[in-house]
């Protein structure tokens, strides 16, 4: 240093956005339509609220501040995520967007609308779980 052989189970992330059934097609799969989960708004009595152009409000973590060469950039920050969970240690990353339309506090009973899109990992000790396999 080369080569050979045998042992070493598996498991993606950020989201709600998944399963499973019908039909149609050019059947890989795709659309349509139903259901099942999951997510969201609306929507009383009671309570809670004294507000209504400085409009108001909802999904979402995504809020709030300073700076400056000022419709951008940068700096910081409430909150957030990093491979099953949870502590400890250690590091890296978000901190946007979009939508209603003058209207909406909670809200049973109802109604009602979404079920997309982007992406990749392997930080370490400890503890406890799943799935599969042997016995």
């Nucleotide at each position: 240093a080369u080569c050979a052989a045998a042992u070493a189970g598996c498991a993606g992330c950020c989201g709600a956005g998944a399963u499973c059934c019908a039909u149609u097609c050019a059947a890989a799969g795709a659309a349509u339509g139903g259901a099942u989960g999951c997510g969201g708004g609306g929507g009383a009595c009671c309570c809670a609220g004294u507000a209504u152009u400085u409009g108001g409000g909802g999904c979402g973590u995504a809020u709030u501040c300073c700076g400056a060469u000022u419709a951008u950039c940068g700096g910081a920050u409430a909150g957030g995520g990093c491979a099953c969970u949870u502590c400890c240690a250690g590091g890296c990353c978000c901190g946007a967007g979009c939508c209603c339309g003058u209207c909406a506090g909670c809200u049973a009973a109802c109604c009602u609308c979404g079920u997309a899109g982007g992406c990749a990992u392997g930080u370490g000790g400890a503890a406890g779980g799943g799935c599969a396999a042997u016995g």
A computed fold for a 135-nucleotide RNA from a Nitrospirota bacterium, annotated as c-di-AMP riboswitch aptamer (ydaO/yuaA leader). Taxonomically the source falls in Nitrospirota (Bacteria, Pseudomonadati). Of the family's consensus pairs, 92% are formed in the model.